The RNA shown here (small-subunit ribosomal RNA) has 1427 nucleotides and comes from an uncultured Campylobacterota bacterium.
[in-house]
RNA sequence: ACGCUGGCGGCGUGCCUACACAUGCAAGUCGGAUGUGCCGCAAGGUGCAUGGCAGACGGGUGAGUAACGCGUAGGGAAUCUACCUUUUUGUGGGGAAUAACGCUCCGAAAGGAGUGGUAAUACCGCAUGAGACCGUGGCCUGGGAUGGUUACGGUGAAACCUGGGGACCGCAAGGCCUGGGGCAAAAAGAGGAUCCUGCGUCUGAUUAGCUAGUUGGCGGGGUAAUGGCCCACCAAGGCGACGAUCAGUAGCCGGCCUGAGAGGGUGAUCGGCCACACUGGGACUGAGACACGGCCCAGACUCCUACGGGAGGCAGCAGCAAGGAAUCUUGGGCAAUGGGCGAAAGCCUGACCCAGCAACGCCGCGUGAGGGAUGAAGGCUUUCGGGUUGUAAACCUCUUUUCAUAGGGAAGAAUAAUGACGGUACCUGUGGAAUAAGCCCCGGCUAACUCUGUGCCAGCAGCCGCGGUAAUACAGAGGGGGCAAGCGUUAUUCGGAAUUAUUGGGCGUAAAGGGCGCGUAGGCGGUUUGUUAAGUCAGAUGUGUAAUCCCCGAGCUCAACUUGGGAACUGCAUCUGAGACUGGCAGGCUAGAGUACUGGAGAGGGUGGUGGAAUUCCUCGUGUAGCGGUGAAAUGCGUAGAGAUGAGGAGGAACACCAGUGGCGAAGGCGGCCACCUGGACAGUAACUGACGCUGAGGCGCGAAAGUGUGGGUAGCAAACAGGAUUAGAUACCCUGGUAGUCCACGCUGUAAACGAUGAACACUUGGUGUGGAGGGAGUUGACCCCUUCCGUGCCGGAGCUAACGCAUUAAGUACUCCGCCUGGGAAGUACGGUCGCAAGACUAAAACUCAAAGGAAUUGACGGGGGCCCGCACAAGCGGUGGAGCAUGUGGUUUAAUUCGACGCAACGCGCAGAACCUUACCUGGGCUUGACAUCUGCGGAAUCCCUGUGAAAGCAGGGAGUGCCUUCGGGAGCCGCAAGACAGGUGCUGCAUGGCUGUCGUCAGCUCGUGUCGUGAGAUGUUGGGUUAAGUCCCGCAACGAGCGCAACCCCUAUCACUAGUUGCCAUCAUUCAGUUGGGCACUCUAGUGAGACUGCCGGUGUUAAACCGGAGGAAGGUGGGGAUGACGUCAAGUCCUCAUGGCCCUUAUGUCCAGGGCUACACACGUGCUACAAUGGCCGGUACAAAGAGUUGCGAUACCGCGAGGUGGAGCCAAUCUCAUAAAGCCGGUCUCAGUUCGGAUUGGAGUCUGCAACUCGACUCCAUGAAGUUGGAAUCGCUAGUAAUCGCGGAUCAGCAUGCCGCGGUGAAUACGUUCCCGGGCCUUGUACACACCGCCCGUCACACCACGGGAGUCGAUUGGUCCCGAAGUACGUGAGCUAACCCGCAAGGGAGGCAGCGUCCUAAGGAAUGUCGGUGACGGGG
Repeated sequence: ACGCUGGCGGCGUGCCUACACAUGCAAGUCGGAUGUGCCGCAAGGUGCAUGGCAGACGGGUGAGUAACGCGUAGGGAAUCUACCUUUUUGUGGGGAAUAACGCUCCGAAAGGAGUGGUAAUACCGCAUGAGACCGUGGCCUGGGAUGGUUACGGUGAAACCUGGGGACCGCAAGGCCUGGGGCAAAAAGAGGAUCCUGCGUCUGAUUAGCUAGUUGGCGGGGUAAUGGCCCACCAAGGCGACGAUCAGUAGCCGGCCUGAGAGGGUGAUCGGCCACACUGGGACUGAGACACGGCCCAGACUCCUACGGGAGGCAGCAGCAAGGAAUCUUGGGCAAUGGGCGAAAGCCUGACCCAGCAACGCCGCGUGAGGGAUGAAGGCUUUCGGGUUGUAAACCUCUUUUCAUAGGGAAGAAUAAUGACGGUACCUGUGGAAUAAGCCCCGGCUAACUCUGUGCCAGCAGCCGCGGUAAUACAGAGGGGGCAAGCGUUAUUCGGAAUUAUUGGGCGUAAAGGGCGCGUAGGCGGUUUGUUAAGUCAGAUGUGUAAUCCCCGAGCUCAACUUGGGAACUGCAUCUGAGACUGGCAGGCUAGAGUACUGGAGAGGGUGGUGGAAUUCCUCGUGUAGCGGUGAAAUGCGUAGAGAUGAGGAGGAACACCAGUGGCGAAGGCGGCCACCUGGACAGUAACUGACGCUGAGGCGCGAAAGUGUGGGUAGCAAACAGGAUUAGAUACCCUGGUAGUCCACGCUGUAAACGAUGAACACUUGGUGUGGAGGGAGUUGACCCCUUCCGUGCCGGAGCUAACGCAUUAAGUACUCCGCCUGGGAAGUACGGUCGCAAGACUAAAACUCAAAGGAAUUGACGGGGGCCCGCACAAGCGGUGGAGCAUGUGGUUUAAUUCGACGCAACGCGCAGAACCUUACCUGGGCUUGACAUCUGCGGAAUCCCUGUGAAAGCAGGGAGUGCCUUCGGGAGCCGCAAGACAGGUGCUGCAUGGCUGUCGUCAGCUCGUGUCGUGAGAUGUUGGGUUAAGUCCCGCAACGAGCGCAACCCCUAUCACUAGUUGCCAUCAUUCAGUUGGGCACUCUAGUGAGACUGCCGGUGUUAAACCGGAGGAAGGUGGGGAUGACGUCAAGUCCUCAUGGCCCUUAUGUCCAGGGCUACACACGUGCUACAAUGGCCGGUACAAAGAGUUGCGAUACCGCGAGGUGGAGCCAAUCUCAUAAAGCCGGUCUCAGUUCGGAUUGGAGUCUGCAACUCGACUCCAUGAAGUUGGAAUCGCUAGUAAUCGCGGAUCAGCAUGCCGCGGUGAAUACGUUCCCGGGCCUUGUACACACCGCCCGUCACACCACGGGAGUCGAUUGGUCCCGAAGUACGUGAGCUAACCCGCAAGGGAGGCAGCGUCCUAAGGAAUGUCGGUGACGGGG
């Protein structure tokens, strides 16, 4: 300031926006200086004018100013001062004018001109001169020149007014005397003013050079006064990296806000100083001004005008307009305080004192107090029981601060009178709870929670972030929290922020060490003696205005506020003292530094020579078809002879081995050998110098590669370029060629991940182990080895440090000195400006805008076309399939009135559906019902129930008849049916992303965790990692871990062997018997079904760590989890299901509910999944013949028998099942036939005829018979299953079910092949590694382009602002010059007149405004640029 709200009082505060102002007021006063008009009898009053004093104070504002402007401390021997105070002296004698006024005239006005006359404390001479000032001479003083004193000479004053009065004089006035005031000269004081100086006083270097009156001197002018303040001359200085100049911003201070302080911010009110007064310039008057309410000029603006001319300046108090987010009354009074004038009375005073307005701030008070439970009503909420609002209200009792009203009524006045405030403060009486509560917030930070609405909408938001149908975050409500006449918001400042770090930070990897050296200024500096006293320390004195802050008091009822005293003001100056430390001066020392001598090491640098190997090219010889190159090729070379090989030659560049975290150098960097020139380091000696040192802003130099200029050189290599490949493309990687360049000389460039990402110097601080150079000791005296010193160069580690990683005597440890650099990310090391460069470019170096992060180190996961180990029908090895055909079935799509819905990679698609003709059924069409098909409750009626008729497709609707039950306390009741009304029913309607439950999947993979301890700042780690081993986190060993849990395994079921028990419906060895275990008999066997046994690496050998375990063996029906099943850890997929069920919320309610008929879910150009049957001879067909298991059966299975070719029919024995039935198992085996073909394979499709089920087989069932006889001859890319009683193949049964099976779930029969192995594909486990990923690689992320938008730089230009210098013009005005015009006072003169002096005018210097070109800054700009 804004929004909402608003009871009272006190004290304060109130245009932050230099824009323009209507109106009124804000500075006058003196008649005791004077003239005069008018009024008056007079006393006197009132005007005009001259004159005096005051208008330089008081009041306002902060534009300008970066300055001696301000602050502080000093100086003036360089000064002025009206009024006031003190002191001394004087105030004599003359003169000439003039305003008002009168008259005349001009003008619209403002005003003006002429003339006449007049007074003074107005003006002008003369006299006097103590002192003052000036000149000359002498003396004295002082820190210092200009000071003081004295002698002589010179210069220059004044004004009068008034009261009283004895003598004397005078016509009078008066003189004269006396008092008051004034005036003149001078001295001093007080207060005020001016000048000078030290120190302090914002930002920018992308402003580095500035300066001619500039700096100084001599002489003048000017001023109150010093001074280049001004002028002439002379000299060439002055300022600046300790920031001049320039640009931007700004009044300064006491103070105020904040802070623990140091600091940071600020400069309202009050006080001090400065500056300004419409803008710019100028002077006049005066003691004082260059003057807010004075003058002149120029400019802009406003007003008046008769158009000729004039007037004006609120940043005084009110007020108005405009501007702005925003700031008051055109009030009262001079009563108080103060000011001006006056002798005084007094007058004036928007200074001031008061009042008014404003919650603008601070302070105080109130809006009531006590009781009051049915815990009222209402609201909100609810699990419907309640809870909450809430003692809150109502109601009862009480009080009266405030309020209203009535009465009284101040102090403020040191005064006799005089009070604006004010009938105010205050006191008393009366009345009555009466007149008085809001604002913000309630997700976390941050105190305070629920409901409804909304549905990424509307909206919120200070940061994080809320809102996509269950929002404590939006909006409303209830409730709650905070503060309270206020509450929130916005803006600003400080704090927190140690986040600019003086106090008090950093630079290996987070931002940050200059690429390296030499060295200037500067900063810092060994030891000792003396001295000094600048720094330093102590004391004293002065000052640091008052107010403010603090302390102790006092006055308003308290407080705010006001006020007395004290303290403090951390500062500055002066004086005195101290002498440790720093500094200065003087003198010593040798430990720092340097010199000298001796010695060895080295790719240190420069120049000139020289050597061999290799590549290439050339010549000649031998020799023949390829060479070369690659992942594979091709371009290329080669029969004109390549490549290969031998000999010779040319030329350039680089120096194998030695060679080494070896050496040297400041860094960049340096590598064949020799010579010359040359720098540095190191060791030893201890002779010399005597602090000579360290660092180093600027500066100078060096500085890889690439690049660049000129001239050479060019073997190899090789940007650009060409060709060949690769590829979707390939302006790349690969190949064949190839030019600049690479090399040399002389210049330029000046950058690199110029890195140890670690500036230089010095000192100190446990160790171990290599290596290079030099030395010492001992020892053998030969080399090594050993001990040790110094210098370099590595590794590992301790304390310490570090965010961690890590560093660790070569520090990133502990300290000191100096330099450089950093302050969130991006924009950007970019733009602009400047400097350098031939260019490329380098150095210096921002902002707008934008984000809420960017970043470091480490952790856990996940991931990797990273690594290691391991597993799985994962691959491989095999067997059989799918993908091609026909059909079945599911899905997509399409179609349809409807083709109900769900499921969609693995983990949807013969899935929900263990079985859609009606029903199912949820869909469509049509016909009906509305308390409903179903549940509970109420009332009435009827027994229930059964039969019949009409209509209709049925549901239903309408009607007729039969029927009178059961219990009973005789009231009625139970069940059922109908009618009526309403509570309610109902929903396969939506949300599986609101849910429960259930399920799938990773995966039967071996994992997932916890407690305690330990480690780590922490996330976390350890345990669970490691060595072995296992199917297994299975077990063993080791180990800062020790234990434990969920998983694994085992316990459970089936199966394989045996034993025991039991023996019917099962079985039959022995004995009888029969067609037949049929019967007697028996329970040995099989079997059945219960209980047990058995297998545990238990035993042996070997391997292994004396372990776990593995390998082999024995025994055994079975051997190393024997086979199979059930069993699914923590979790993942917002996986699936609201249509199984349950359930929150939402939706429908004569319909999205319910009943019925018909239709649809069965459609059909297509596409896909899963299957069946095949394509045939290991087969088809015909005949004969053998052997199962597991099941099911009363609405059922249904035998024998008979009929039918058959499906089936008739019929009904037996069976609620180890008894009967389904029920013939099939492949197989034996025999026959077919003979490789679209067939005696294959059976689709179609025609005809039937059977069965069922109310009903048209849409739309299954089966049978006759006939028909399609595609198909083993299936592309691709893909699936399976490791043993498995695959493959063969049949059988069951659930669902009236009927319907190639599907599903089970059962047995026959019964293989292969596994070298783990490189690869897929999935998984453990360890490790990298990571910029963490909805975690289906991740993250880069750039262009397209569209929209934002800010910025460039830009032909264009517009504006502004400063300096240059030039032109030049108002007013001072000064100077001139002044032939004009001129009262003084002088000369009898006079005329002249002189002195003055005025107007004119000229010169300076100069405001104005003009011209230039410079700087800003706005805008087509277009193009990056962000």
Overview:
Its mean pLDDT, the model's own confidence on a scale to 100, is 83. The sequence is in RNAcentral, with records from ENA and SILVA.